A computed fold for a 75-nucleotide RNA from a Promethearchaeota archaeon, annotated as transfer RNA. RNAcentral holds the sequence, with entries from ENA. Lineage of the source: Archaea > Promethearchaeati > Promethearchaeota.
[in-house]
RNA sequence: GGGCCCGUGACCUAGCCAGGAUAUGGUGUCGGACUUCUAAUCCGAAUAUCGGGGGUUCGAAUCCCUCCGGGCCCA
Numbered sequence: 001g002g003g004c005c006c007g008u009g010a011c012c013u014a015g016c017c018a019g020g021a022u023a024u025g026g027u028g029u030c031g032g033a034c035u036u037c038u039a040a041u042c043c044g045a046a047u048a049u050c051g052g053g054g055g056u057u058c059g060a061a062u063c064c065c066u067c068c069g070g071g072c073c074c075a
């Protein structure tokens, strides 16, 4: 220098191909119930405008362009 893949709450993850209304589930955190206390269990709550920017569209996590970060291959 060229090609491919990945980036979504604090952490892991579904959804992306084929655009649609409140972004899925788990772990963790906080509060409550239960318990003599703790753990476990149950109930409730907060946390991501989806890596940044731009474009297309009535509408973008999803399509297009560019940049950033990570990984692999080729030279």
Stems, first nucleotide, its partner, number of pairs: 001074007010027003020058001029045005051067005